[in-house]
A computed fold for a 102-nucleotide RNA from a Paracoccaceae bacterium, annotated as Glycine riboswitch aptamer. RNAcentral holds the sequence, with entries from Ribocentre. It matches the Rfam family "Glycine riboswitch aptamer". Clan: Glycine riboswitch clan. Taxonomically the source falls in Paracoccaceae (Bacteria, Pseudomonadota, Alphaproteobacteria, Rhodobacterales).

RNA sequence: GGGUCGGAUACGGGAGAAUCCGGCGGGUCCGCUGGGCCGCGCCGGUGCCGAAGGAGCAACCGCCCCGGUAAACUCUCAGGCGCAAGGGACCGUUUCCGGCAA
Numbered sequence: 001g002g003g004u005c006g007g008a009u010a011c012g013g014g015a016g017a018a019u020c021c022g023g024c025g026g027g028u029c030c031g032c033u034g035g036g037c038c039g040c041g042c043c044g045g046u047g048c049c050g051a052a053g054g055a056g057c058a059a060c061c062g063c064c065c066c067g068g069u070a071a072a073c074u075c076u077c078a079g080g081c082g083c084a085a086g087g088g089a090c091c092g093u094u095u096c097c098g099g100c101a102a
Stems, first nucleotide, its partner, number of pairs: 003100006010093004018046001020045006026038005047081003053077001054075003060068003
């Protein structure tokens, strides 16, 4: 210097699912004892999504009991569900650190 594995850093990419219902508030409009409207805020409900995090397990391993154990699979606790923004598993590249083999 090169290969491979892991970690950190920076940059780039990066999906899914509600323009649902109700209450309160706010804004706005009207022909104002009232009523309409809103990519508005908060709370609640129902439905839905999986790619932060979390949980579950097949093979396999430990003699057995029992325990250990993967994922983009499964669950949906958490999180999320118009666009944008944010978040985002994961992927590529830069730099650095560590392991392994020759």